The RNA shown here (c-di-GMP-I riboswitch aptamer) has 91 nucleotides and comes from a Syntrophomonadaceae bacterium. Model confidence (mean pLDDT): 84 of 100.
């Protein structure tokens, strides 16, 4: 000096899940929890993926409302993939 072999040290972050608060929903915030994580840091200008307030299409309905149903991201996720910065080091 290097690892896409892996020990230790300070630390670090927190999944189901609970309760509070938000938001149409997906989620998202505080706390409590710890199941994992070497990037579980940052990134929603790729890809998946989720979710549909509204829009629009279609069905009932005379019709308007309304009810069903289908499609959509401008919405959400990075603890799915990618991008991208970047700590410790015995053996």
């Nucleotide at each position: 000096g290097g690892a896409c072999u892996u020990a230790a040290a300070g630390g670090g972050c927190a999944a189901a899940c609970c309760u509070g608060c938000u938001g149409a929903a997906a989620g998202g915030c505080a706390g409590g929890g710890g199941c994992g994580c070497a990037a579980a840091g940052c990134c929603a200008g790729g890809g998946a993926u989720c979710u549909a307030c509204g829009u629009c299409g279609c069905g009932c309905u005379u019709a308007u409302c309304g009810c069903g149903u289908g499609a959509u991201a401008a919405g959400a996720c990075a603890g799915c993939c990618g991008g991208u910065u970047g700590c410790u080091a015995a053996a």